[in-house]
The RNA shown here (TPP riboswitch aptamer (THI element)) has 101 nucleotides and comes from Aureimonas ureilytica. The prediction has a mean pLDDT of 76.
């Protein structure tokens, strides 16, 4: 020095549904996450997943198949179209050089 690996650090990217209910509030489901505020079709925080080895997360999808009480659960679609990173800061291991016993 170089590489590899996980953590950090920064900065980006994402969703926030569904049952009930007349509405809200309570409950209740599924998930990592459904949280707060606020001027409430939105914004903005917070957590929490995610950054190309990218199904986080859009789209096609108000999709098709099976199963269910069910937007739960299994499969297709899907080798589909898209989709957000840097600097090298700690550790640890590996090669490779050099110095001293």
């Nucleotide at each position: 020095u170089g590489u590899g690996c996980u953590c950090a650090c920064a900065c980006g990217g994402g969703g926030u549904g569904c049952c009930c209910u007349u509405c809200c509030a309570a409950g209740g489901c599924u998930g990592a996450g459904a949280g707060g505020c606020g001027a409430c079709g939105c914004g903005c925080c917070a957590a929490c997943c995610c950054g190309a080895u990218g199904a986080a997360c859009c789209u096609g999808a108000u999709c098709c198949g099976g199963c269910u009480c069910g937007u739960a659960c299994c499969g297709g679609c899907g080798g589909a179209g898209g989709g957000a990173u840097g600097g090298g800061g700690a550790g640890c291991g590996c090669c490779g050089g050099g110095g001293c016993c």